Small-subunit ribosomal RNA from an uncultured bacterium, 1491 nucleotides, folded computationally. RNAcentral holds the sequence, with entries from ENA and SILVA. Its Rfam family is "Bacterial small subunit ribosomal RNA".
RNA sequence: GUUUGAUCCUGGCUCAGGAUGAACGCUAGCGGCAGGCUUAACACAUGCAAGUCGAGGGGUAUUUGUCUUCGGACAGAGAGACCGGCGCACGGGUGCGUAACGCGUAUGCAAUCUGCCUUUCACAGAGGGAUAGCCCAGAGAAAUUUGGAUUAAUACCUCAUAGUAUUACAGGAUGGCAUCGUCCAGUAAUUAAAGUCACAACGGUGAAAGAUGAGCAUGCGUCCCAUUAGCUAGUUGGUAAGGUAACGGCUUACCAAGGCUACGAUGGGUAGGGGUCCUGAGAGGGAGAUCCCCCACACUGGUACUGAGACACGGACCAGACUCCUACGGGAGGCAGCAGUGAGGAAUAUUGGUCAAUGGGCGCAAGCCUGAACCAGCCAUGCCGCGUGCAGGAUGACGGUCCUAUGGAUUGUAAACUGCUUUUGUACGAGAAGAAACACUGAUUCGUGAAUCAGCUUGACGGUAUCGUAAGAAUAAGGAUCGGCUAACUCCGUGCCAGCAGCCGCGGUAAUACGGAGGAUCCAAGCGUUAUCCGGAAUCAUUGGGUUUAAAGGGUCCGUAGGCGGUCUUGUAAGUCAGUGGUGAAAGCCCAUCGCUCAACGGUGGAACGGCCAUUGAUACUGCUGGACUUGAAUUAUUAGGAAGUAACUAGAAUAUGUAGUGUAGCGGUGAAAUGCUUAGAGAUUACAUGGAAUACCAAUUGCGAAGGCAGGUUACUACUAAUUGAUUGACGCUGAUGGACGAAAGCGUGGGUAGCGAACAGGAUUAGAUACCCUGGUAGUCCACGCCGUAAACGAUGGAUACUAGCUGUUGGGAGCAAUUUCAGUGGCUAAGCGAAAGUGAUAAGUAUCCCCACCUGGGGAGUACGUUCGCAAGAAUGAAACUCAAAGGAAUUGACGGGGGCCCGCACAAGCGGUGGAGCAUGUGGUUUAAUUCGAUGAUACGCGAGGAACCUUACCAAGGCUUAAAUGCAGACUGACCGAUUUGGAAACAGAUCUUUCGCAAGACAGUUUACAAGGUGCUGCAUGGUUGUCGUCAGCUCGUGCCGUGAGGUGUCAGGUUAAGUCCUAUAACGAGCGCAACCCCUGUUGUUAGUUGCCAGCGAGUCAUGUCGGGAACUCUAACAAGACUGCCAGUGCAAACUGUGAGGAAGGUGGGGAUGACGUCAAAUCAUCAUGCCCCUUAUGUCUUGGGCUUCACGCAUGCUACAAUGGCCGGUACAAUGGGUUGCGAUACUGUGAGGUGGAGCUAAUCCCAAAAAGCCGGUCUCAGUUCGGAUUGGGGUCUGCAACUCGACCCCAUGAAGUCGGAGUCGCUAGUAAUCGCAGAUCAGCAACGCUGCGGUGAAUACGUUCCCGGGCCUUGUACACACCGCCCGUCAAGUCACGAAAGUUGGUAACACCCGAAGCCGGUGGCCUAACCCCCUUGUGGGGAGGGAGCUGUCGAAGGUGGGACUGGCGAUUGGGACUAAGUCGUAACAAGGUAACCGUA
Repeated sequence: GUUUGAUCCUGGCUCAGGAUGAACGCUAGCGGCAGGCUUAACACAUGCAAGUCGAGGGGUAUUUGUCUUCGGACAGAGAGACCGGCGCACGGGUGCGUAACGCGUAUGCAAUCUGCCUUUCACAGAGGGAUAGCCCAGAGAAAUUUGGAUUAAUACCUCAUAGUAUUACAGGAUGGCAUCGUCCAGUAAUUAAAGUCACAACGGUGAAAGAUGAGCAUGCGUCCCAUUAGCUAGUUGGUAAGGUAACGGCUUACCAAGGCUACGAUGGGUAGGGGUCCUGAGAGGGAGAUCCCCCACACUGGUACUGAGACACGGACCAGACUCCUACGGGAGGCAGCAGUGAGGAAUAUUGGUCAAUGGGCGCAAGCCUGAACCAGCCAUGCCGCGUGCAGGAUGACGGUCCUAUGGAUUGUAAACUGCUUUUGUACGAGAAGAAACACUGAUUCGUGAAUCAGCUUGACGGUAUCGUAAGAAUAAGGAUCGGCUAACUCCGUGCCAGCAGCCGCGGUAAUACGGAGGAUCCAAGCGUUAUCCGGAAUCAUUGGGUUUAAAGGGUCCGUAGGCGGUCUUGUAAGUCAGUGGUGAAAGCCCAUCGCUCAACGGUGGAACGGCCAUUGAUACUGCUGGACUUGAAUUAUUAGGAAGUAACUAGAAUAUGUAGUGUAGCGGUGAAAUGCUUAGAGAUUACAUGGAAUACCAAUUGCGAAGGCAGGUUACUACUAAUUGAUUGACGCUGAUGGACGAAAGCGUGGGUAGCGAACAGGAUUAGAUACCCUGGUAGUCCACGCCGUAAACGAUGGAUACUAGCUGUUGGGAGCAAUUUCAGUGGCUAAGCGAAAGUGAUAAGUAUCCCCACCUGGGGAGUACGUUCGCAAGAAUGAAACUCAAAGGAAUUGACGGGGGCCCGCACAAGCGGUGGAGCAUGUGGUUUAAUUCGAUGAUACGCGAGGAACCUUACCAAGGCUUAAAUGCAGACUGACCGAUUUGGAAACAGAUCUUUCGCAAGACAGUUUACAAGGUGCUGCAUGGUUGUCGUCAGCUCGUGCCGUGAGGUGUCAGGUUAAGUCCUAUAACGAGCGCAACCCCUGUUGUUAGUUGCCAGCGAGUCAUGUCGGGAACUCUAACAAGACUGCCAGUGCAAACUGUGAGGAAGGUGGGGAUGACGUCAAAUCAUCAUGCCCCUUAUGUCUUGGGCUUCACGCAUGCUACAAUGGCCGGUACAAUGGGUUGCGAUACUGUGAGGUGGAGCUAAUCCCAAAAAGCCGGUCUCAGUUCGGAUUGGGGUCUGCAACUCGACCCCAUGAAGUCGGAGUCGCUAGUAAUCGCAGAUCAGCAACGCUGCGGUGAAUACGUUCCCGGGCCUUGUACACACCGCCCGUCAAGUCACGAAAGUUGGUAACACCCGAAGCCGGUGGCCUAACCCCCUUGUGGGGAGGGAGCUGUCGAAGGUGGGACUGGCGAUUGGGACUAAGUCGUAACAAGGUAACCGUA
């Protein structure tokens, strides 16, 4: 950062930091210091890595010199090989094995060894026999080897001598934890030696001590798995013997039966251990590269030899695998030494130089050897350092990028330019330290020795580091990122594509998230990515977490081990605390200081090393021990209590059944029905009987029990609890892993029982279906006895125990008190502090961050699944994972929305009425269909007589055809012309093209007009989901908010609710709210009454004149009217009710009464609602066309569906004749009177009127009279034929009207549905806009006549407020579950198949040690005499043999992998199928266990 609309939690995932023996990508100037096969302990070509000593020995090849009779001799030097000594057990490599006394740490060895070295003591006498080599002769391809002869030693052997050695015997002294040690003296026996050279020096032997190194033993520490719980026969101990340097079952014989283990034995897996390294505040967690210490190993396994030391990396033998040589007979080898090769792998270097230094081996020494070591080479692998320039320089240049674009911003003092510097690099020159020694020479001290000083000699690195000089900015910058986390933003391209991504996520035409560019940010010779570890993560919590509801309290109790434990006191000193001593290697970390120019790095010193051991002391606390106490616990006694348990007996009501009676047609059941029962007599009713199960009332937040659970009554047996008392014991206590007992319902087994109820099942309904809900039946079961099962939402979702901490109020059982009241133990409610994420809890805690013990949790899913094991008759229970997958899942609360939740209220919402629609014909609109086109838009309410208030052309946007490239407007610049206009005319459908006639002004500049060019235009083309503006709807509904305050951790709440009231969030009262805003209301207009003013074109009462008649005229200003201003109505007054607001009252008054009636006025917002085609407008698109002009066509089609209307179906009517009364409007391209004419539409003609004057204009229904008489009609008028009129350029597609003729459907309209509450509905006509005319029956207005009904709010619809539930928030048109179908992935099972590991049993048994034998072989020593190449003995050996024994073979099991037809569930995957289980009372409340 991420769950939500928002919030607070819980909780996971992810990021920022540091690190690395790293790898990869891009990039790269230098130096210093480090580091460099993490994989195949895979296989290795080649070279080197352990030799040395002639002062141990023999001695040759060879060589030098001299002599020479040239054959050779003498003298000197002397390899290689050999015998011998020392070394080869060090150094170097690797981490296979090992979970172990292997390692670490601390002790011990009175149970041990130790070459070379140091010190001390003693000694080295006399002999002997061999054998390599050399020589000769063989075998073999080779490796190698045989025989013979001869020879030496510091090789080997014998004898002598010897003690502080060893053994045996016995004595004394002394010490110790035991075995026993040490010292002294004695007796007996046994064991030594080597020389070289001869001046010195180096060696040899014995003994003692030291030092060093090694061995052994012990305490403590040292990974994971219990789905590994039992292991062990040399095993544990003893005795004896053997063996070893040494103790020991180390080995053997005998005896005993032990030993280890829940404090984790045994088994399995993994792994070298430590100093240290990384991280972290620390505690911890992770690691074990380089350097140091220890261990183990040296192709694999085994074995010993030699030696001071090995069971031996560059030794031996044997077995095995592999490789190589071979003459096929046989041989050779071991890089986990340094380089190097192949292979493996993401990945790791040179077949280098030198022994100059340090160190090692040998040697007296010189010296030799040393892939140890020191150096160099390669690699940005890491750490550290340096550089790539510095200063000035604004017209803020050019170019790039961006913008609000005449201009600005940014790149940017950046560049150019000027001055300066020279690290590094280049060239040239100078040039170290590391070297001190040994040896040699000399000197001094000195004297069989040695030490010191001086001189001399020695450098791989390396002509390197370093220094100097010269020229010159010259030789040197990249990588990643820029949505948030997280520092850094714009343009273009793309268009859920391509792609990005650590998490959230971005991309569907305006992407700061993709790709490019410009700019910016961060690091920098590096920068990013990947992998791994720690951190953040208090996310395993010791420090430092939790468990009512988020994951988490075991179903309950008893109790073992363990853990913890009351008061006082004695002793002890194990824990604890303090002091001291030893140890804790060095390096490392830290501090100080010093050296490389600094740093990294290195030197010196200090501190630290938290630990372990020993010792001395302290004794408060814990432990142990002794004594005492009573308050914890238990017991006795007394008083009580209860649905506590077990067993037996028993009671009444009810259901059912049976029998009998009465009695007749239904009963039963449901939303409604049916199945079912019933005339063979049901149901109903009465009586009697039978049987099983359950116990009404009492009965209650009642009581009891550990929990599950327990309810009629009585009895027996048993257990428990409380109080009181203070008699008894004297801490006897609490908890409790493993274990044991109990444990609802369902289920299982055996045997009974069965009234009612009732899984399964059957039938009837319901339904689209209905394997359900409802109904009728009904088997298991429910009941009893015995035995299993062992689970539940077994819940207070709250483990047990002790103590403490404010109150109020019920109730059960005790005690005290006369009572009021009080006290103990339970059981409830409300609340304080506190706690808690909140809800809540709150002495019955979820408080006291209390104390003790147990259990459990660590993201969701997969999964309580799989495998394994235990239990069970079975069902199943218990224990209990992983792969894979998601970024959430979840808790509490908030605001909305929703509910087939609730309450209150309103509305022509229903109801009560009136009239329609839906049926017919026609008109208009729309869908569909058709078409070249039927232009486009509007589409539930909120589209459909809507945009359109008027499509024949035009309109017109559509189609076909023919043209134009600019019609029109505007401006600028340039060029040309003198016209343009107008008239006539040809072609053509027209547009258009062409022809003829006519033809400027001004002196000039120029004006004007036209043509042309460039810019500029034009688009009813797209996007209403980029927008403005406008509009519809909820809705004229009463709501929507804000400031301050208060409450809440917060979202948010309060205010705005509660009680009333209203049309109203209208007002009043109450009130942690007080106020305010937008809405409501009012203000505005019309209308209803009156008054004032004014009096023409309007009016005419009275006066006069005039006419057949008429305000026609004089006049009047009363009335009507006109149009301006006022008045009036405010619950103001009265009565009742009420606190008030207010309501009620055919109360008054008044023209009007409670908003008088109507209109305009539409809050915050909702529907991505409508409109880019009114207009405006961003982006995109077209530019000889998507622009524009013209003609014709189309928008008027027509099997059909729908919507809105008109006219009707008739007598409340039609027709004919007569007659009466309006208002609003319109009129000069107009209305058009009178008159004439036509049947009529109309025509002719034209008075008057620019309008209170004239005209349209006749109002119609109505009223009076006549006729029709219930019919498809004298209703109805469609359709069609004919003839006309008018408008217009033109009525064919496609106008209206008139006349004649024709005369269709239709007889009041199914389900359903619409409007309307009063001057309303209904009905009747009139006018106007648009308009040449008109498809108008539409729309907008106007007046005439003029009703009915409303009990009421149960129901339908919509809305408002409060409340409730919610798994919804795109908000129920929501969410969401399961099967099936498709694809992908991992996993389980599986006939089997194929590997690995560790053992076991048996067989065979190499090398070798040990034992036996040893007829064969045999120099030294002994004996003999036949003195030898003799014989015998001792000793030794070959050979043979026994035990043990590696590898191998056979066998059956165990454990653990791979593969496996098929099969099982699981997970994931925009738009598949079927249903609708859950969330609201989710439409049958949901859920848990079981069948």